[in-house]
RNA sequence: UCCUUAUCGAGAGUGGCGGAGGGACAGGCCCUUUGAUGCCCGGCAACCUGUGGCGUAUGCUGCAAGGUGCUAAUUCCUGCGGUUGUUUGGUCCAGCGUUGAGCGAAAUUUUUGCUUGCCGCCGGCUUGAACCCGAAAGAUGAGGC
Numbered sequence: 001u002c003c004u005u006a007u008c009g010a011g012a013g014u015g016g017c018g019g020a021g022g023g024a025c026a027g028g029c030c031c032u033u034u035g036a037u038g039c040c041c042g043g044c045a046a047c048c049u050g051u052g053g054c055g056u057a058u059g060c061u062g063c064a065a066g067g068u069g070c071u072a073a074u075u076c077c078u079g080c081g082g083u084u085g086u087u088u089g090g091u092c093c094a095g096c097g098u099u100g101a102g103c104g105a106a107a108u109u110u111u112u113g114c115u116u117g118c119c120g121c122c123g124g125c126u127u128g129a130a131c132c133c134g135a136a137a138g139a140u141g142a143g144g145c
């Protein structure tokens, strides 16, 4: 480097050193001379080792000595997909309903046909947004090659 597997919404400093970048990548959005990244100390957590209790047992629940890890923001957010995911928006050939206008026909104040416009319903298409689900990528532990 690669493979397998588990986890990734909780937690953790008003400390010291030192001085310019940092948040993996891209886009966003942030942190930062009121001192970043990093190192030391401290702390958090409980993956592995160790160890206590319960249980027939897979296991459950403690401790924190050792090995790691972590210690701004959910892995800071999004990156790909969802063959009818949910909600909402856009648009439209056609259909139905309602209503307005124009033209025409019949007729006693009315009825009816066509064209067109608004709105509603159903349907199609589409893409945008939000949410949800899953993947990918990444990080860390443990194991393997």
Base pairs, nucleotide, nucleotide: 002144003143004142005141006140007139008138013041015040016039017038021031022030023029025079026078027077028076042071043070044069047067048066049065050063051062052061053060054059075137080134081133082132085131086130087129088128089127090125091124092123095121096120097119099117100116101115102114103113104112105111106110
Molecule: SAM riboswitch aptamer (S box leader)